Predicted 3D model of a 73-nucleotide RNA (transfer RNA) from a Candidatus Omnitrophota bacterium. NCBI's taxonomy places the organism under Bacteria, Pseudomonadati, Candidatus Omnitrophota. The sequence was found in a public genome assembly. Its Rfam family is "tRNA". It is annotated as a transfer RNA.
RNA sequence: GGCCCCAUCGUCUAGAGGCCUAGGACAGGUGGUUCUCAGCCAUCAGACACGGGUUCGACUCCCGUUGGGGCUA
Numbered sequence: 001g002g003c004c005c006c007a008u009c010g011u012c013u014a015g016a017g018g019c020c021u022a023g024g025a026c027a028g029g030u031g032g033u034u035c036u037c038a039g040c041c042a043u044c045a046g047a048c049a050c051g052g053g054u055u056c057g058a059c060u061c062c063c064g065u066u067g068g069g070g071c072u073a
Base pairs, nucleotide, nucleotide: 001072002071003070004069005068006067007066010026011025012024013023018056028044029043030042031041032040033039049065050064051063052062053061
């Protein structure tokens, strides 16, 4: 250089056109339980890498950019 794959809460992930104000687990905050801690219970906050396009409608499809990974020379 060429080809291919991936990018979603702090972390791991679900979702694959409308059901999504994007769900779950762990972690975190608050409250309860407890003499305290842990555990348990309740509750809260937290994400679609970026720019275009298609569409009535895009996290989802297409193009490009950026970043990561693989194969090949």